[in-house]
RNA sequence: GCAGGCAUAGCUCAGUUGGUUAGAGCAUCCGCUUGACGUGCGGAAGGUCCAGAGUUCGAGUCUCUUUGCCUGCACCA
Numbered sequence: 001g002c003a004g005g006c007a008u009a010g011c012u013c014a015g016u017u018g019g020u021u022a023g024a025g026c027a028u029c030c031g032c033u034u035g036a037c038g039u040g041c042g043g044a045a046g047g048u049c050c051a052g053a054g055u056u057c058g059a060g061u062c063u064c065u066u067u068g069c070c071u072g073c074a075c076c077a
Stems, first nucleotide, its partner, number of pairs: 001073007010026004019057001028044005051065004
């Protein structure tokens, strides 16, 4: 340099044919339980989906560009 893949909550991930409230588990916080801790149970908070633009009535999802990471190929000393 070329090709492919990934990017969504603090972490690991899901998200159906583009369709009207963006989710799960773990972690955090609160409550119940306990003498206390832990476990268990219940609840809360936490996101504008890497970034920018486009298409559309409507985009996490499609298109283009950009950034970072992974894999393969090529090149070079």